This is a predicted structure of a 76-nucleotide RNA (transfer RNA) from Candidatus Taylorbacteria bacterium RIFCSPHIGHO2_02_49_25. The coordinates come from a structure-prediction model, not an experiment, and the mean pLDDT is 82. It matches the Rfam family "tRNA". Rfam classes the family as a transfer RNA.
[in-house]
RNA sequence: GGGCGGUUAGCUCAAUUGGUAGAGCACGGGAUUGACGUUCUCGGGGUUAGAGGUUCAAGUCCUCUACCGCCCACCA
Numbered sequence: 001g002g003g004c005g006g007u008u009a010g011c012u013c014a015a016u017u018g019g020u021a022g023a024g025c026a027c028g029g030g031a032u033u034g035a036c037g038u039u040c041u042c043g044g045g046g047u048u049a050g051a052g053g054u055u056c057a058a059g060u061c062c063u064c065u066a067c068c069g070c071c072c073a074c075c076a
Stems, first nucleotide, its partner, number of pairs: 001072007010025004019056001027043005049065005
């Protein structure tokens, strides 16, 4: 330098053909217990890496940028 994949909640990850942003764990309240834990139940938490474009509508499609990983090539 070239190619491919990835970036979504604190963490690990979903999201079908473009059509309401979700799950588990974690965290907070309540119930249960003498207490803690377990269990049950309810809840909070998001600039979907950044910028722009297409569209009635973008996590999803297109362009650029940043970061991470893999492969190839080049130089010494």